The prediction has a mean pLDDT of 77. Two RNAs folded together computationally: RNase P RNA and transfer RNA, 427 nucleotides in total.

């Protein structure tokens, strides 16, 4: 020097002037604190909280799917195993059965799952050719009944032998998935489960428009069914149960659409030590940091920073304008947008010394 | 908050339990009839099946992330 592989941050600073929204104070118009994100966004999982039995049994039904951790949880996250990509750093894997069953595998090929078309070999036959053994050869495909050499042997074959590939079992190392090392089998048997399916485990239902609490509005009319011999909720796809139960349902027709709490102190945030490859967790101390609701969080000017574009040999001089994008209960991930900027850690590959 | 659907030429639709050349109408180009021109015939082109990645021997079709638009309920 030149490709490239990963993690991690920051994402305009500071000041004044004028408004915005909440609390607090108050001499009643001022004063004081505090005010978007790293994803507030997709709502994709998974929790917390509320309510229904502080949630029951069965079937369906969905969803995860390599092992070993973390966590409230999880399809997330570390960390290992294993397969595939890459020379390498490093990336990606829904990564359980295909001897419980069903189905599918186009063209082409004799045959796509239990199969002899050619060919070889042997009997019979005067030849044609029959009828039998044969997966070593051809040719067909994505795939063809373990590859490759050798002994065999009519011809051939794991029938037999050496290596390899597979499958069992023992020992060893590991918590494990799994390697790894012998021994045995000679290896009846293809793919496809991101086709049904089976197998383990996981799921109860609803969602702050949950729920509680106050104020105000109502008055009607028809028709169904029921008034403990239970109508109809709760309660979801079904069936069982459990509770509540005197009224409920459907139509038209008339009201209303206010207010208060849930609301924000939390699996919180930041430092420090201490365990852990990590993920994360424990102790200590410190802070308190939005809470609207026709929904606040902006405008202007100054200096600076970065960036662009023009002028100029260059210093410098004008001038634009600052990425996505923004709360609505609250958190834990995921995934998706981002101009620009720095930091760090690895590989490869050429030169020089 | 919760639930679902859709994306195939320029425009409207087929095809979707995997099989390969992915089809129809309008519409555009060409040419042929016509004096011309509309209608009539005949022939051409045009698709990375929304995008990005895996499953298979193959993928619009199955599966996972996504991105665009639509729609329902409270």
């Nucleotide at each position: 020097a030149g490709a490239g592989u990963c993690g991690c941050c920051c994402g305009g600073a500071u000041c004044a002037c004028c408004g915005c929204g909440u609390u607090g104070c108050u001499u009643a118009u001022g004063c004081a604190c505090c005010g978007a994100g790293g994803a507030a966004a997709g709502u994709c999982c998974g929790g917390a909280c509320u309510c229904c039995a502080a949630a029951g049994a069965g079937c369906a039904a969905a969803g995860u799917g390599g092992u070993g951790g973390g966590u409230a949880a999880c399809g997330c996250c570390c960390a290992c195993u294993c397969g595939g990509a890459g020379c390498a750093a490093u990336c990606c894997g829904c990564a359980g059965g295909a001897c419980a069953g069903u189905g599918c595998c186009a063209c082409a090929g004799a045959a796509a799952a239990u199969u002899a078309c050619c060919g070889c070999u042997a009997a019979c036959g005067a030849a044609a050719g029959u009828u039998a053994g044969u997966a070593a050869g051809g040719g067909u495909g994505a795939a063809a009944c373990g590859g490759c050499g050798g002994u065999g042997u009519a011809a051939g074959a794991g029938a037999c032998c050496a290596c390899c590939g597979c499958a069992u079992c023992u020992g060893c190392a590991g918590u494990g998935a799994u390697g790894u090392a012998g021994a045995u089998g000679g290896c009846a048997a293809g793919g496809u489960a991101a086709a049904c399916c089976c197998c383990a485990c996981u799921u109860g239902g609803a969602g702050c428009a949950a729920g509680a609490c106050c104020a105000g509005a109502u008055u009607g009319u028809u028709a169904g069914c029921g008034c403990u011999u239970g109508a109809g909720a709760g309660c979801u796809g079904c069936u069982c149960g459990c509770u509540c139960g005197a009224g409920u349902u459907a139509a038209c027709g008339g009201g209303u659409a206010g207010g208060u709490u849930g609301c924000u102190u939390g699996a919180a945030u930041c430092u420090g030590c201490a365990a852990g490859c990590a993920a994360u967790u424990g102790c200590a101390g410190a802070u308190c940091u939005a809470g609207a609701u026709g929904g606040a969080u902006g405008g202007u000017g100054a200096u600076c920073c970065a960036u662009u574009c023009g002028c100029g040999a260059a210093a410098g001089c004008g001038a634009a304008g600052g990425a996505c994008a923004g709360g609505a209960u609250c958190c834990g991930g995921c995934u998706u947008a981002u101009a620009g900027g720095g930091c760090g850690a690895c590989u490869c590959u050429u030169c020089u010394u | 908050g919760c639930g679902c659907c859709u994306g195939u030429a320029g425009c409207u639709c087929a095809g979707u339990c995997g099989g390969a050349u992915a089809g129809a109408g309008c519409a555009a180009c060409c040419g042929c009839c016509u004096u011309c021109u509309a209608a009539g015939c005949g022939g051409u082109a045009g698709g990375c099946c929304g995008c990005a990645g895996g499953u298979u021997c193959g993928a619009u079709u199955c599966c996972u992330g996504c991105c665009a638009g639509g729609c329902g309920c409270g």
It holds a member of the Rfam family "Bacterial RNase P class A".